[in-house]
Transfer RNA from Roseovarius nanhaiticus, 73 nucleotides, folded computationally.
The source organism's lineage runs through Bacteria, Pseudomonadati, Rhodobacterales, Roseobacteraceae and Roseovarius.
């Protein structure tokens, strides 16, 4: 420098134009218990890497930016 793959909850990944943005650990708060753990419920947690474009409607599609890997030169 070219290509591809990926940036979505604190970690790990799902979601691939359509009407609340989601799991599973973690966390808080309850329940059980003499008490912790495990269990079981219930809550909170997100500008979906940035900026801009199409579209009635974008996390999804384009463009260009950037940050991680990978491959080739």
């Nucleotide at each position: 420098g070219g290509c591809g793959u990926g940036g979505u909850a604190g970690c790990u990944c799902a979601g691939g134009g359509g009407u609340u943005a989601g799991a599973g650990c973690a966390a808080a708060c309850g329940a059980c218990u003499c008490a912790u753990a495990a269990u079981c419920g219930u809550u909170a947690g997100g500008u979906c890497g940035g900026u801009g474009g199409u579209u009635c409607a974008a996390a999804u599609c384009c463009a260009c930016c950037u940050c991680a890997c990978g491959c080739c030169a």
Record summary: Rfam family: tRNA. Its mean pLDDT, the model's own confidence on a scale to 100, is 84. The RNAcentral record of the sequence draws on ENA and Rfam.